[in-house]
Context: one part of a larger RNA
RNA sequence: UGACGGGGGUCCGCACAAGCGGUGGAGCAUGUGGUUUAAUUCGACGAUACGCGAGGAACCUUACCUGGGCUAGAAUGUGUGAGGAAUAUAGAUGAAAGUUUAUAGUCAGCAAUGACCUUAUACAAGGUGCUGCAUGGCUGUCGUCAGCUCGUGUCGUGAGAUGUUGGGUUAAGUCCCGCAACGAGCGCAACCCUCGUGUCCAGUUGCCAGCAAGUAAAGUUGGGGACUCUGGACGGACUGCCGCCGUAAGGUGAGAGGAAGGUGGGGACGACGUCAAGUCAUCAUGGCCUUUAUGCCCAGGGCUACACACGUGCUACAAUGGUAGGGACAGAGGGCAGCUACACUGCGAAGUGAUGCGAAUCUCAUAAACCCUAUCCCAGUUCGGAUUGGAGUCUGCAACCCGACUCCAUGAAGGUGGAAUCGCUAGUAAUCGCGCAUCAGCCAUGGCGCGGUGAAUACGUUCCCGGACCUUGUACA
Numbered sequence: 001u002g003a004c005g006g007g008g009g010u011c012c013g014c015a016c017a018a019g020c021g022g023u024g025g026a027g028c029a030u031g032u033g034g035u036u037u038a039a040u041u042c043g044a045c046g047a048u049a050c051g052c053g054a055g056g057a058a059c060c061u062u063a064c065c066u067g068g069g070c071u072a073g074a075a076u077g078u079g080u081g082a083g084g085a086a087u088a089u090a091g092a093u094g095a096a097a098g099u100u101u102a103u104a105g106u107c108a109g110c111a112a113u114g115a116c117c118u119u120a121u122a123c124a125a126g127g128u129g130c131u132g133c134a135u136g137g138c139u140g141u142c143g144u145c146a147g148c149u150c151g152u153g154u155c156g157u158g159a160g161a162u163g164u165u166g167g168g169u170u171a172a173g174u175c176c177c178g179c180a181a182c183g184a185g186c187g188c189a190a191c192c193c194u195c196g197u198g199u200c201c202a203g204u205u206g207c208c209a210g211c212a213a214g215u216a217a218a219g220u221u222g223g224g225g226a227c228u229c230u231g232g233a234c235g236g237a238c239u240g241c242c243g244c245c246g247u248a249a250g251g252u253g254a255g256a257g258g259a260a261g262g263u264g265g266g267g268a269c270g271a272c273g274u275c276a277a278g279u280c281a282u283c284a285u286g287g288c289c290u291u292u293a294u295g296c297c298c299a300g301g302g303c304u305a306c307a308c309a310c311g312u313g314c315u316a317c318a319a320u321g322g323u324a325g326g327g328a329c330a331g332a333g334g335g336c337a338g339c340u341a342c343a344c345u346g347c348g349a350a351g352u353g354a355u356g357c358g359a360a361u362c363u364c365a366u367a368a369a370c371c372c373u374a375u376c377c378c379a380g381u382u383c384g385g386a387u388u389g390g391a392g393u394c395u396g397c398a399a400c401c402c403g404a405c406u407c408c409a410u411g412a413a414g415g416u417g418g419a420a421u422c423g424c425u426a427g428u429a430a431u432c433g434c435g436c437a438u439c440a441g442c443c444a445u446g447g448c449g450c451g452g453u454g455a456a457u458a459c460g461u462u463c464c465c466g467g468a469c470c471u472u473g474u475a476c477a
Base pairs, nucleotide, nucleotide: 001477002476003474004473005472007471008470009469010468011467012466013465015461016460019424020423021422022421023420026315027314028313029312030311031310032309033308034306035305042053043052064301065300066299067298068297069296070295076124077123078122079121080120081119082118083117084116087104088103089102090101091100092099093098107114108113126290127289129288130287131286135284136283137279138278139277140275142273147186148185149184150183151182152181153162154161155160166177167176168175192267193266194265195264197235198234199233200232201231202230203229207224208223211222212221213220238261241255242253243252244251245250317417321376322375323374324373325372326371327370333364334363335362338357339356342353343352344351345350383414388409389408390407391406392405393404394403430453431452432451433450434449435448436447
């Protein structure tokens, strides 16, 4: 000087407390461990692994296993030699890969030659093999915590100190005052994006107040820019104003004005460093290993196994509900190998025909919770939907292992969950649906977004956990 202390002081944080809803019990989905297996490919393991890499495992993917094949090689480039235009088609064998046979065909240029193909050969092969404790790059975490440092000066023999401590204040090493310090840098804040407000400009595919036409109804038509909305530019918030407190910074007020008030809400943004944290399987890369195999091609299987254990979720156990009929209101997205109106067929998944739209125009697309009416009458039920049988639809070369969906039948556990444990402070929790990426299809209940409805509680900082600053002790470095 640091680190540590079941030392002290000060202060923060959904850390506790106050509340609301869960997990832990059930069934299922999914990941992991374990076990099994020819293989169940690999990685990730307290917080910081476990719906994680994977934003799509039937084949492919695929790295694993079994079997069949290849050996300068599956791909790409260069040089040399030989042959052939390129190329197209058929047969045999085989599970395919491959092996093999045959036929057709004969480019451009006067030419040298050129492009392309086959073959031989030389070179550079190849490796999801090992090492993340050799590395780059990228990432998690402490932590969006308020810290981490430097120059000069000064003090100290020196390691170092000072500044950065102190008194206040702040979300903040934020700012003020003081001070042997004076300044500066990386962080904080601001600059960026987005939501909320106003003015101006613009007016189609959006809008429709007034005018005219028109309909069963309809911005449907003429037209219009008022309104909504969309796009652009500018303004707007700064404790600026007022009261009180304070030397100041600042604090405080159900003060004013204002769409918004004290960082307005959300996002992006992550200092010096820590964990030899994670990744050699995104990629790159040193070294090592391998070269008729640890490389390459192919078929089938496996990654989907199942006495069990754990994590994360979904659906429930019902009446604030289930069922049936009727009625209302979003936002943000996607669409040409695509989204599909409409009509017909089918109980339905869907099929057939057909139309519009590369989309503020057409379409996916009826939002659902909600409201109204009826019914059920507390029961393992008209709750719950697992499981199983049958019949089908769709995607795809192909749904046996191993897809989703539909219809009929079946109708399991489950009556609110022990110890324990998690999330959340406002348009949040809870609850309700909608969309997107990946994608032929889909095991999505996951992930990422979008809007609808919309709470309760916070006295407070004694305690638990994590962190910041000062101080103290130290057999630690």
Small-subunit ribosomal RNA, 3' major domain from a metagenome, 477 nucleotides, folded computationally. RNAcentral holds the full RNA, with entries from SILVA. The prediction has a mean pLDDT of 83.